[in-house]
Context: one part of a larger RNA
RNA sequence: CUGGGCGUAAAGCGCACGUAGGCGGCUAUUCAAGUCGGGGGUGAAAGCCCGGGGCUCAACCCCGGAACUGCCCUCGAAACUAGAUAGCUAGAAUCUUGGAGAGGCGAGUGGAAUUCCGAGUGUAGCGGUGGAAUGCGCAGAUAUCUGGAGGAACACCAGUGGCGAAGGCGGCCUCCUGGACCAUUCCUGACACUCAGACGCGAAAGCUAGGGUAGCAAACGGGAUUAGAGACCCCGGUAGUCCUAGCCCUAAACGAUGUAGACUAGGCGUCGGUGGUUUAAUCACCAUCGGUGUCCAAGCUAACGCGAUAAGUCUACUGCCUGGGGACUACGGCCGCAAGGUUAAAACUC
Numbered sequence: 001c002u003g004g005g006c007g008u009a010a011a012g013c014g015c016a017c018g019u020a021g022g023c024g025g026c027u028a029u030u031c032a033a034g035u036c037g038g039g040g041g042u043g044a045a046a047g048c049c050c051g052g053g054g055c056u057c058a059a060c061c062c063c064g065g066a067a068c069u070g071c072c073c074u075c076g077a078a079a080c081u082a083g084a085u086a087g088c089u090a091g092a093a094u095c096u097u098g099g100a101g102a103g104g105c106g107a108g109u110g111g112a113a114u115u116c117c118g119a120g121u122g123u124a125g126c127g128g129u130g131g132a133a134u135g136c137g138c139a140g141a142u143a144u145c146u147g148g149a150g151g152a153a154c155a156c157c158a159g160u161g162g163c164g165a166a167g168g169c170g171g172c173c174u175c176c177u178g179g180a181c182c183a184u185u186c187c188u189g190a191c192a193c194u195c196a197g198a199c200g201c202g203a204a205a206g207c208u209a210g211g212g213u214a215g216c217a218a219a220c221g222g223g224a225u226u227a228g229a230g231a232c233c234c235c236g237g238u239a240g241u242c243c244u245a246g247c248c249c250u251a252a253a254c255g256a257u258g259u260a261g262a263c264u265a266g267g268c269g270u271c272g273g274u275g276g277u278u279u280a281a282u283c284a285c286c287a288u289c290g291g292u293g294u295c296c297a298a299g300c301u302a303a304c305g306c307g308a309u310a311a312g313u314c315u316a317c318u319g320c321c322u323g324g325g326g327a328c329u330a331c332g333g334c335c336g337c338a339a340g341g342u343u344a345a346a347a348c349u350c
Base pairs, nucleotide, nucleotide: 004321005320006319007304008303012318014201015200021194022193025088026087027086028085029084030083033081034080035077036076037075038074039073040072041071042070049065050064051063052062053061054060091191092188096183098181103177104176106174108172109171110154115149116148117147118146120144121143125136126135162169163168206247207246208245209244210243211242215241216240220236221235222234223233258317259316260315261314262313263312266295267294268293269292270291271290272289273288274287275286276285277284299306300305323350324349325348332343333342334341335340
C1' cells in the first nucleotide's frame, strides 16, 4: 500500500457548531490540466523471463528476443473530472399563514406534606424490628386541635405522551428567547454534505467564595445481628443535596448502533398538522406530510436479532479497532486550585 471490520466478540469521539481539507444537482458553450489514442526520444550493461548455443551434464558462460509496467517531446480526441462563461430549479436557505410542546433564561406566586416553635385538650407511654435494644417521654411526649416559621420537592393530570443536538426538561402565571412541523408556493439560485485542529455545551459526584439548610444523608457515634460485622436492619448525624458567581469535563454520557442523502412488500397503535367525504357533533372514514412505538416480507446476521426510525441495497465525509495481562498505567506534554482529566508506551508474561 492492498485488504477486513466497529448493536452484543477489539472498535462510533458524550453532543453540537464550524475552519483547512475531502466531496458535490440540471442544461449549453468553451478550454484541454487530469483522462484516452497515434508517432518519436529515452528507459546503460548485467540480472529476471523466452528461444538457441558452448564446457561429457549441471552450476557457469556466450548469442538473440522479449521486458524494463516509467519519464519527456509532439500530433490528435472531448464522454467524464477540474477550470472559464451563460442559464435553470428538483438540493439548501428565506418570506407569508397556522397550530403543538416538562425546549431555554429571568421575575412572581399556590396548595398538600415533613420538621420545628407558641397555645389548648389529654395521660403513660411513643417509636422501631424478624425479634429487640439504643432513642424520645411525668421538666407532660406520642395522639388531637389551632396559630406561626422555614426550606425543599411539585401528588392526581401522566401516556413505549411531548420538547431538546446531547446532557436533560414536569405546580401555576408572566417578560425575554431558541428550534422543529403543516399549508402556500413567493423570492435567492448550488449558497450543499461532511469535517483534522479550533471554539461552545456537557448528569451526578467533587472544588473555591458567599449565602441557605425542612427532609434526606457519605463520613462519624450508638443499638442490634454475627465466630467476627469494618456491612445488610434500627436510633442519631456532619459534609453534601438548595441558591449566587466561578471551576472541574467524567459516566453502562446507551439505541452499547457517527452525520447527511437516495432506494427497497405490508399489518396494527399513538402524537402534531393539512386536504377531502360525511355527521346533530372534529364523531367517523380516506388521502398526505412530520414525529414516536410494535409485529412481520425480502434482504442481512456467527447467532441473538435488525427489518423505511435498517443492523437491507448504495453514495459522500469523518472517528475508531488490530490477541489477553502489564495498562482507562509509567514517563513526557497540555489542562486543572486540588481531586484529577486528556494524550499515551515499553520491559516482562500467557